[in-house]
RNA sequence: GCGCCGAUAGUUUAAUGGCCAGAAUUUCGGCCUUCCAAGCCGAUGAUACGGGUUCGAAUCCCGUUCGGCGCA
Numbered sequence: 001g002c003g004c005c006g007a008u009a010g011u012u013u014a015a016u017g018g019c020c021a022g023a024a025u026u027u028c029g030g031c032c033u034u035c036c037a038a039g040c041c042g043a044u045g046a047u048a049c050g051g052g053u054u055c056g057a058a059u060c061c062c063g064u065u066c067g068g069c070g071c072a
Stems, first nucleotide, its partner, number of pairs: 001071007010025004018055001027043005048064005
């Protein structure tokens, strides 16, 4: 330099183009308990970035960045 794959809460992940982006875990609050742990209830928090297509994009297309693999 070229090609392929990937990027979603702090972490692990789900999501036929139909969204208010769903879980688990973390954190916080409450219940329970003599206290702690466990358990139960609730809250918080995410689509790498910039464009395009579309009535509608996490999803499709182009580019950039970062990571991984291969070729030279």